[in-house]
Context: one part of a larger RNA
RNA sequence: CUGGGCGUACCCGCGCGUAGGUGGCUUGAUAAUCCGGUUGUGAAAGCCCCGGGCUCGACCUGGGAACGGCAUCCGGAACUGUCAAGCUAGAGUGCACGAGAGGAAGGUACAAUUCCCGGUGUAGCGGUGAGAUGCAAUAUAGAUCGAGAGGAAUACCAAUGGGGAAGCCUCCCUUGUGGACUGACACGGACAGUGGCAUGCGAAAGCGUGGGUAGCAAACAGGAUUAGAUACCGUGGUAGUCCACGCCGUAAACGAUGUCGACCAGCCGUUGGGUGCCUAGCGCACUUUGUGGCGAAGUUAACGCGAUAAGUCGACCGCCUGGGGAGUACGGCCGCAAGGUUAAAACUC
Repeated sequence: CUGGGCGUACCCGCGCGUAGGUGGCUUGAUAAUCCGGUUGUGAAAGCCCCGGGCUCGACCUGGGAACGGCAUCCGGAACUGUCAAGCUAGAGUGCACGAGAGGAAGGUACAAUUCCCGGUGUAGCGGUGAGAUGCAAUAUAGAUCGAGAGGAAUACCAAUGGGGAAGCCUCCCUUGUGGACUGACACGGACAGUGGCAUGCGAAAGCGUGGGUAGCAAACAGGAUUAGAUACCGUGGUAGUCCACGCCGUAAACGAUGUCGACCAGCCGUUGGGUGCCUAGCGCACUUUGUGGCGAAGUUAACGCGAUAAGUCGACCGCCUGGGGAGUACGGCCGCAAGGUUAAAACUC
């Protein structure tokens, strides 16, 4: 390379999109591709087939076939391509309604924790398996009442629920904003799907500068436990967690399942729309968009999957090739650093 695979060893974390390869229906043209034939060429030897000569064989020798190819000309026009003209089922636009923790900025509200101040009030509080460290001891702790400060988070509603490409998104209000769904009609006419490189987004932790800091809490300290205890438990506690701006670019970034399209039994829920029916309800039926549970066929090594496929196919991309060494070394690129990314070999089983 061919071939085979990627839910459980193998789908880039997710978009957008360049080149590329791929692409709906109809008519006409063309003939690059494609198909049939002609002619030329495709040296000889060799291989293969049928003969002949050395006693046979190897060997030698005659003829044929083959030489899978290339070019030329003649013809064909279904497919692919190209050109021209059209179409509306793909994609899109306009209009209208409803749904939503979609993203950004700004503003407010409340339960609770902590702290400060004041009142009442007295000896304990706290913590645990049991304790101790710790706090308080007349300078008034804890408890309780009132007032205040500040930060972070939004109980119930709440859901097998909703939105988003993914990461993720939940008090409430305001402003401007992205996307999807649904409905009838119109416009427009293949404008599409995928996508190396590039580019953007990307949890948590971490980093830089400046703020902020209630609670929690790596590190750290003290107390326990223990043979030890650099832990689990407990008392404290700093980075951090929060905000602004800039980096980092990784996760079991998971549905461990790439994106898009088509087709293939049913049944039961549920979200957002639409249509119809009547007995007008807490209703029923149909349809569509999501999201769940079973399950036929099929598939799978099995588990399972099963119209949200891991079924049957098509297009394009990414990736895999025994375990360890190793996602390491070296080199390149990126980064302030931490490190990331690309990525071996010896050796060994």